[in-house]
Context: one part of a larger RNA
């Protein structure tokens, strides 16, 4: 190297884009690179192999033959693969015509709570716990009414619903905007799948520079608990949460299931395109289509649990990744990063 894997035993990269590579729809024609077939030349001796033969066998020698499955030229097929012309639409995409959506970004505006200042009213508590204390409060709180000011989040709707490549998206408008879907079949005419590097996004927590700071809260102080209590409870409280710009690039970044195709009973919810009932709406209700969210179930798979049209089933193409635990999310080297740190990534020794 082959083989065999990768939901849960080691294994699918966080996620998209897209080079190089690998694969690639139908129908003609042409060439002859791969591909097959002949034909000569070569494939040195010895070795292996078959028969025979010498040394009393035998190892060992000898002799004949076969074999050297290769390479070279060269003559011929044209089915597949390549390759050049041509031509075709279903494969991909593009126009049109329409609904649906927390898809992204930007600006505005809204009410509900908390807090916090100002005033009224009002009096001795309040908060808080298992139970208390630390804490607040007669310099008048708590409560309870207006006013104001400020910050972050958006009750109800709301949903195994929607929308995104992932991460993720929730109050309302309004602007810019990407994306999938159905319908139609006008256009282009295999443009196609995948993707090693490359290149972009990538929760939260951190990190610079500058703003904001209502709630909440590591760190940190205090009351408690406790044998102790660097926790769990309690009052407090600073980064930090939030905005701009940069920056880190990691997660149980999970469906623990990489991406396209085709193909193998159904039901439910989402969405739309037709048609029919109703006088029209609203809305009801049958039929039907798509793609997506889920249930279950026959085959068929599994160690098994279980998956089962969104496969974990049949298959075909590509691309990442596993080879006992432990030493090791390490070391050294490399290279990104301000920094924390990330990526890459061994061995000895040991069971």
């Nucleotide at each position: 190297c082959u083989g065999g894997g990768u939901g849960u035993a080691a294994a699918g990269g966080g996620c998209g884009u897209g080079u190089a590579g690998c694969c690639g729809g139908g129908g003609g024609a042409g060439c002859a690179a791969g591909u097959c077939a002949g034909a000569u030349g070569u494939g040195a001796a010895a070795u292996c192999u078959a028969u025979g033969g010498g040394c009393u066998u035998a190892a060992c020698c000898c002799a004949u033959a076969a074999a050297c499955u290769g390479c070279a030229u060269u003559u011929g097929a044209a089915a597949c693969u390549g390759u050049u012309c041509u031509u075709c639409u279903u494969g991909a995409g593009u126009g049109c015509u329409g609904g649906a959506g927390g898809g992204g970004c930007a600006a505005u505006c809204g009410g509900a709570a908390u807090u916090c200042c100002u005033u009224g009213u009002g009096u001795a508590g309040c908060g808080g716990u298992g139970a208390a204390a630390u804490g607040c409060g007669u310099a008048g709180a708590u409560a309870u009414a207006a006013g104001g000011a400020g910050g972050a989040a958006c009750a109800c709707c709301a949903g195994u619903g929607g929308c995104g490549a992932a991460g993720g998206c929730g109050g309302a408008u309004u602007g810019c905007u990407g994306g999938a879907c159905a319908g139609u079949a006008a256009c282009u005419g295999a443009c196609g799948g995948u993707g090693a590097g490359g290149c972009g996004c990538g929760a939260a927590a951190g990190u610079g520079u500058g703003g904001g700071g209502a709630g909440c809260a590591a760190a940190c102080a205090g009351g408690a608990u406790u044998a102790g209590a660097u926790a769990c409870c309690c009052u407090g409280g600073u980064a930090g949460u939030c905005c701009a710009c940069a920056c880190u690039g990691u997660a149980a970044a999970c469906g623990a299931u990489g991406a396209a195709u085709a193909c193998u009973a159904g039901g439910u919810g989402g969405u739309g395109c037709g048609g029919g009932g109703a006088c029209u709406g609203a809305c009801c209700c049958c039929c039907u289509u798509c793609g997506u969210a889920c249930c279950g179930c026959c085959a068929g798979u599994a160690a098994a649990c279980a998956c089962a049209a969104u496969a974990a089933g049949u298959a075909u193409u590509c691309c990442a990744c596993c080879u006992g635990g432990g030493g090791a999310a390490u070391a050294c080297g490399a290279u990104c990063g301000c920094a924390a740190g990330g990526u890459u990534g061994a061995a000895a020794c040991u069971c």

Description: Predicted 3D model of a 351-nucleotide part of an RNA (small-subunit ribosomal RNA, central domain) from an uncultured bacterium. RNAcentral holds the full RNA, with entries from Greengenes. Its mean pLDDT, the model's own confidence on a scale to 100, is 80.